[in-house]
RNA sequence: GUCUGAAUAGCUCAGUUGGUUAGAGUAAAAGAUUGAAAAUCUUUGGGUCAGCGGUUCAAGUCCGCUUUCAGACA
Numbered sequence: 001g002u003c004u005g006a007a008u009a010g011c012u013c014a015g016u017u018g019g020u021u022a023g024a025g026u027a028a029a030a031g032a033u034u035g036a037a038a039a040u041c042u043u044u045g046g047g048u049c050a051g052c053g054g055u056u057c058a059a060g061u062c063c064g065c066u067u068u069c070a071g072a073c074a
Stems, first nucleotide, its partner, number of pairs: 001073007010026004019057001028044005050066005
């Protein structure tokens, strides 16, 4: 340099053919429980869906460009 894939919560990830409140696990906080912890249960908070634009009535999802990461080829 060319090609392919990925980017969604602190971390690991899901998100179906574009549609009706953006989710799970884990971590964090609070409560229950315990003599006190651990474990368990309940609840809560936490999101610029990498960025900018486009298509559409509607975009995490489709298209273009940019950035970063991983891989292949040279």
Model confidence (mean pLDDT): 81 of 100.
The RNA shown here (transfer RNA) has 74 nucleotides and comes from Pyramimonas parkeae.
The RNAcentral record of the sequence draws on ENA.
NCBI's taxonomy places the organism under Eukaryota, Viridiplantae, Pyramimonadaceae, Pyramimonas, Pyramimonas subgen. Trichocystis.
The gene name in the source record is trnF.
Its Rfam family is "tRNA". The family's RNA type in Rfam is transfer RNA. Rfam links the family to the GO term triplet codon-amino acid adaptor activity.